[in-house]
This is a predicted structure of a 109-nucleotide RNA (Glycine riboswitch aptamer) from Stagnimonas aquatica.
Its mean pLDDT, the model's own confidence on a scale to 100, is 81.
The sequence was found by an Rfam model in a public genome assembly.
This record gives sequence, structure tokens and C1' cells, in this order.
RNA sequence: AUCGCCGUCUGAAGAGCGACCCGUGGCACAACGGCACGGGUCCGCCGACGGAGCAACGCCACCCUCGUGGUGACGGAAACUCUCAGGCAUCCGGGACAGGGGGAGCGGC
Repeated sequence: AUCGCCGUCUGAAGAGCGACCCGUGGCACAACGGCACGGGUCCGCCGACGGAGCAACGCCACCCUCGUGGUGACGGAAACUCUCAGGCAUCCGGGACAGGGGGAGCGGC
């Protein structure tokens, strides 16, 4: 150097502008309602912060028909699966992952 790590810039999807209740604000008003924001409850959905599950295989033990055999425990991946957490109009924010620049360090050559 590669890979990995740290930081920065850029890009980055999905899913109800859901229903009801409460509070605040201000428009307007006889009042209610409508609008925005916050909170609570419920139903429906998403998967790309996080979290969880397991295949081949490895390893150990036991079994017998001794084989590329069977059973069990442990280890074992993801963008697959689950949906706990999180999220579900525009904007903002978050965002796995990808690319550019920089940094520290190992140290092959």
C1' cells in the first nucleotide's frame, strides 16, 4: 500500500396529509366547526439507525446398515426473515449503503 478504523463532503429508499380524545395558539364568530403545533389511545402499514433469528459448513458426543450415514449440543452471514425499538404528506430531521477528500496506525512490497 490493500483491507479495516476515525472524521468530513455529496448522494440515498420505503410506508395513512388515518380515526378519536385532550391541551395550546391564532383566524373568524352568536356559538360550534375548520387550520397549525404538542400529547394520549386505537387500527393499518414500512425496514436502510439499532436489535433479534438461521443455511451451508466447522467442532464434539452418541448410534449402526460402517456410509459423501443418522441424531443431538455448541459455533456460524446478509440488503434474507422478524418488526421489540424506530419510522409512515411537502420541507426539516434520521438513514443502511455508495462515492470523493483528509487523518491516525499496522506494515506486505
Its Rfam family is "Glycine riboswitch aptamer". Rfam describes the family as follows. This family represents the bacterial glycine riboswitch.